[in-house]
Context: one part of a larger RNA
Molecule: small-subunit ribosomal RNA, central domain
Organism: uncultured bacterium
RNA sequence: CUGGGCGUAAAGCGCACGUAGGCGGUAAAAUAAGUUGAGUGUUAAAUAUUCUGGCUUAACCAGAGAUCUGCGCUCAAAACUGUUUUACUAGAGACUAGGAGGGGAGAGCGGAAUUCUCAGUGUAGCGGUGAAAUGCAUAGAUAUUGAGAAGAACUCCAGAGGCGAAGGCGGCUCUCUGGCCUGGUACUGACGCUGAGGAGCGAAAGCGUGGGUAGCGAACGGGAUUAGAGGCCCCGGUAGUCCACGCUGUAAACGAUGGACACUAGACGUUGGAGGUGUCAACCCCUUCAAUGUCGUAGCUAACGCAUUAAGUGUCCCGCCUGGGGACUACGGCCGCAAGGCUAAAACUC
Numbered sequence: 001c002u003g004g005g006c007g008u009a010a011a012g013c014g015c016a017c018g019u020a021g022g023c024g025g026u027a028a029a030a031u032a033a034g035u036u037g038a039g040u041g042u043u044a045a046a047u048a049u050u051c052u053g054g055c056u057u058a059a060c061c062a063g064a065g066a067u068c069u070g071c072g073c074u075c076a077a078a079a080c081u082g083u084u085u086u087a088c089u090a091g092a093g094a095c096u097a098g099g100a101g102g103g104g105a106g107a108g109c110g111g112a113a114u115u116c117u118c119a120g121u122g123u124a125g126c127g128g129u130g131a132a133a134u135g136c137a138u139a140g141a142u143a144u145u146g147a148g149a150a151g152a153a154c155u156c157c158a159g160a161g162g163c164g165a166a167g168g169c170g171g172c173u174c175u176c177u178g179g180c181c182u183g184g185u186a187c188u189g190a191c192g193c194u195g196a197g198g199a200g201c202g203a204a205a206g207c208g209u210g211g212g213u214a215g216c217g218a219a220c221g222g223g224a225u226u227a228g229a230g231g232c233c234c235c236g237g238u239a240g241u242c243c244a245c246g247c248u249g250u251a252a253a254c255g256a257u258g259g260a261c262a263c264u265a266g267a268c269g270u271u272g273g274a275g276g277u278g279u280c281a282a283c284c285c286c287u288u289c290a291a292u293g294u295c296g297u298a299g300c301u302a303a304c305g306c307a308u309u310a311a312g313u314g315u316c317c318c319g320c321c322u323g324g325g326g327a328c329u330a331c332g333g334c335c336g337c338a339a340g341g342c343u344a345a346a347a348c349u350c
Stems, first nucleotide, its partner, number of pairs: 003322004007304002012318001014201002017198001021194003025088007033081002035077008049065006091191001092188002094185006103177007110154001114150008125136002162169002206247006215241002220236004258317006266295011278283001299306002323350003332343004
C1' cells in the first nucleotide's frame, strides 16, 4: 500500500468558482506508449526449496534440479486504454419565441403604529404585577382632539407557496443586473464531470472611522421575590440594533445527508410552463417537462427510517473518520487592530 465506513454511533469542507491532477460520448483509420504472447540476454555464489549422495545418525557437507515471479532487447497481436487524423450528434453550449419569481445593487416614494414636541378639552390618578413597589402625575399626567418632528420595521395578501450556490430574500415605483423553466431550430461539434492548492461569497455577535438613535435593549442602577437572588417578574437604561466604508470568517452555517451522470413499481397534492380531447365561457379531464411535498413497492438499514428530490443499483472525482478523556487544547506556523480564527500534538489516565 491493500480494509471498512461518513442521516442519528467517529466521520460531508458553510457555499459556490476554478488551477494542477484524476476521470470521460458515438464511428472509422493509423500508431504501438500501456496491455498480451513467444524468443533471447541478464537475474553472482551462498541461503531457502526438491531429489540423490558422504561423514555410524543428526546437525553439517557435496552434486543435480526447480525457483529467482524483475529488468533489457527482438519478433508478433491490435480488443481495451493512450496518442494522431477524419467524421458524427444523444452530453455540453448557442440561437429564437415565450414564462414565473421576497434573486442582487442603487435611487425615490407611501401609509399604519410607536416615542417626543406644541396647542385644545379635561381632572386625579396613571402605570405595572401572582400580589406589589420602585417609576410617572396638581409645575396638570393617563385619556382624547389637532398640528409637527424623528427613526426603525413593512399588517392583510402569505401558502408544507416562490427565488437564490449557500448565507439569505417580503410595502410601492423606477434604473442597472445574475440565474432558472418551457416550446422550437437547418448552429458549434465532446467544447464535459470533479476539483488538492488558490481566490471569492458568507447569519448573528464583535472591532475600526464617521454619522444616526423612535422602539427594543447586554452591561449598569433601582423595586420586588427569596434563607440568599450575582436570576426569572417590574421601573429605568449605555453599548448595540440602523446607515456608509473597512475588518472579522465563525454557527444545531442542518436535509446533522459533497458534486455529476445513468438506471430501478406506483398513488395523491402544490407551484411554473407546453400540448391535446370534450365543453368550446368559466371549467373539467388526459399527456408531458421542471420544481417542491406527503404516502408507499422492490431494495437498503443495527434499528429508527430512506425509498425516481434514495439512505436502492452502478460509474467518476473531491473532502473526512479510525476508542473515551486530556483537546474545537499546548507549542510552532499563517491570518487578524483586537477579540480571536485556521492548522494541530504529547505526557498522563480509563